A computed fold for a 476-nucleotide part of an RNA from an uncultured bacterium, annotated as small-subunit ribosomal RNA, 3' major domain.
RNAcentral holds the full RNA, with entries from ENA, Greengenes and SILVA.
The coordinates come from a structure-prediction model, not an experiment, and the mean pLDDT is 81.
Rfam family: Bacterial small subunit ribosomal RNA.
Context: one part of a larger RNA
RNA sequence: UGACGGGGACCCGCACAAGCGGUGGAGCAUGUGGUUUAAUUUGAAGCAACGCGAAGAACCUUACCUGAUCUUGGCAUCCCGAUGACCGCUUCGUAAUGGAAGCUUUUCUUCGGAACAUCGGUGACAGGUGGUGCAUGGUUGUCGUCAGCUCGUGUCGUGAGAUGUUGGGUUAAGUCCCGCAACGGGCGCAACCCCUAUCCUCAGUAGCCAGCAUUUAAGGUGGGCACUCUGGGGAGACUGCCAGGGAUAACCUGGAGGAAGGCGGGGAUGACGUCAAAUCAUCAUGCCCCUUACGAUUUGGGCUACACACGUGCUACAAUGGCGUAAACAAAGGGAAGCGAGAUCGUGAGAUGGAGCAAAUCCCAAAAAUAACGUCCCAGUUCGGACUGUAGUCUGCAACCCGACUACACGAAGCUGGAAUCGCUAGUAAUCGCGGAUCAGAAUGCCGCGGUGAAUACAUUCCCGGGUCUUGCACA
Numbered sequence: 001u002g003a004c005g006g007g008g009a010c011c012c013g014c015a016c017a018a019g020c021g022g023u024g025g026a027g028c029a030u031g032u033g034g035u036u037u038a039a040u041u042u043g044a045a046g047c048a049a050c051g052c053g054a055a056g057a058a059c060c061u062u063a064c065c066u067g068a069u070c071u072u073g074g075c076a077u078c079c080c081g082a083u084g085a086c087c088g089c090u091u092c093g094u095a096a097u098g099g100a101a102g103c104u105u106u107u108c109u110u111c112g113g114a115a116c117a118u119c120g121g122u123g124a125c126a127g128g129u130g131g132u133g134c135a136u137g138g139u140u141g142u143c144g145u146c147a148g149c150u151c152g153u154g155u156c157g158u159g160a161g162a163u164g165u166u167g168g169g170u171u172a173a174g175u176c177c178c179g180c181a182a183c184g185g186g187c188g189c190a191a192c193c194c195c196u197a198u199c200c201u202c203a204g205u206a207g208c209c210a211g212c213a214u215u216u217a218a219g220g221u222g223g224g225c226a227c228u229c230u231g232g233g234g235a236g237a238c239u240g241c242c243a244g245g246g247a248u249a250a251c252c253u254g255g256a257g258g259a260a261g262g263c264g265g266g267g268a269u270g271a272c273g274u275c276a277a278a279u280c281a282u283c284a285u286g287c288c289c290c291u292u293a294c295g296a297u298u299u300g301g302g303c304u305a306c307a308c309a310c311g312u313g314c315u316a317c318a319a320u321g322g323c324g325u326a327a328a329c330a331a332a333g334g335g336a337a338g339c340g341a342g343a344u345c346g347u348g349a350g351a352u353g354g355a356g357c358a359a360a361u362c363c364c365a366a367a368a369a370u371a372a373c374g375u376c377c378c379a380g381u382u383c384g385g386a387c388u389g390u391a392g393u394c395u396g397c398a399a400c401c402c403g404a405c406u407a408c409a410c411g412a413a414g415c416u417g418g419a420a421u422c423g424c425u426a427g428u429a430a431u432c433g434c435g436g437a438u439c440a441g442a443a444u445g446c447c448g449c450g451g452u453g454a455a456u457a458c459a460u461u462c463c464c465g466g467g468u469c470u471u472g473c474a475c476a
Base pairs, nucleotide, nucleotide: 001476002475004472005471007470008469009468010467011466012465013464015460019424020423021422022421023420026315027314028313029312030311031310032309033308034306035305042053043052064301065300067298068297069296070295073125077124078123079121080120081119082118083117084116088103089102090101091100092099106115107114108113127290128289130288131287132286136284137283138279139278140277141275143273148187149186150185151184152183153182154163155162156161167178168177169176193267194266195265196264198235199234200233201232202231203230204229207225212222213221214220238261241255242254243253244252245251317417321376322375323374324373325372327370333364334363335362338357339356343352344351345350383414388409389408390407391406392405393404394403430452431451432450433449434448435447436446
């Protein structure tokens, strides 16, 4: 100087407390451990691994296993030789790749050759998701969006170092004010960026009977940009104003006006560093290792196993509910090898068919919870839907291992969950649907979108984490 303390003082955080809803019990989904297996490829390991890499394992992917096959190789550069092609088509053969046969088939030229392509040979080499993240780059997590981390000059100290950065206030903040052997600067904080909340203006192929006309009653048409909306430009919030407190300061409390008030709400943004943290399997790369194999091709299998244990979720256990009927109101997205309307068929998943749309124009598209009416009457039930049987639909060479969905039948556990533990402070929690990426098909996951919409916070004693000052010294 740090680190540490079941030392002290001060402060903060959904850290406790006050509340609301969960997990832990059940069934299922998914990840992991373990076990099993020919293989169940692999990485990740307290917080910060475990719906994580994986924004999607039937083949492919795929790295694993079994069998079959190739050896300058599926891919790159160079050398030598041969051919004139390569591509394409047909046939044989295989589980498949490999393999065999046939047909067709170049350009330029100074005729020496050259270009290009294929095949063969030779070796340099290719190749490796093989090892080492404790050899590395790059990227990332975490403390933590915590308020800290430092430098120059000066001063003090023999020196390591100190001071500044401490102190009195204040703040979300090393934010600002005052003081002070310090005076200044930098990286962070804040602001500048994006979205959102209000208004003005410009523009009007979506919106409007707002006012007029027409009409097949649909803003459909004429007509018009007033409104909504869309997207450009601006305005607006700054403790600017008032009162009180404070040290006449910074600032705090209350008020006015205002769509919004003291950081308005949200996002992006992550200092110096810590954890030899993670990643050699995104990529790059040193060294080591393999080279008729640890490389390459391919069939089938496996990654989907199952006495068990854990994490994360979904669905429930019901009446604030289930079911039926007929009504209403979104936002944000996606669409051409695509979205696919009306119509017809089917109980249905879907099928037939194809209007329109490269989209404010058409389609996906029905929003659902909600409100109304009816029914059920507290039951393992008209709750719950696992599992199973049969029959189907769709995608796709192909749904046996191993897809999703539909109909009928079947109708398990479960009556609110021990110790323990998690999230959340407002348009939040809870709850309700909708969309997208990946994607042929395959979400209860992920990322977004809107609808309905709470309760509570006395306080900082205690638990956890963090910051500042100070103290002690088993440690460096």